[in-house]
This record gives sequence, C1' cells and structure tokens, in this order.
RNA sequence: GUCCCUGUAGCUUAACGGACAAAGUACUGGGCUUCGAACCCAGUGAUGGGGGUUCGAUUCCCUCCAGGGACA
Repeated sequence: GUCCCUGUAGCUUAACGGACAAAGUACUGGGCUUCGAACCCAGUGAUGGGGGUUCGAUUCCCUCCAGGGACA
C1' cells in the first nucleotide's frame, strides 16, 4: 500500500428493517443471617463518530476512527 473481518452496559454475548435494545456476570439497595458467603427481590448502566436510504436503522449504503488478520 491492497483486500477481508470486528466494534452494543465495567466484562461476555443476543436482537427476520418494526413493540420500552434482551440476558448472564459485575455493581448498588433491600430481604435472609449473630456477621458474612450463597440464595431471593428490586434498581443503575450500552448500539465507535459523522452523513445517507427508509414511514421506521443495532441491522442496509458511504466516509472517518479503533482493533485484528491475509498478501505485498
């Protein structure tokens, strides 16, 4: 330099273009307990940036950014 893949809660993953973006774990509060752990209940928290298509975009298109890979 060319081409390919990936980017969603702190972390690991879901979501035929359509309902309030779902779950596990972590964290916070409460319950239980003599106190903790475990367990039960509740809660906080996310779509890499910008633009486009569409009635509607996490999803499709373009570009940029970041990470990984192949070739040279």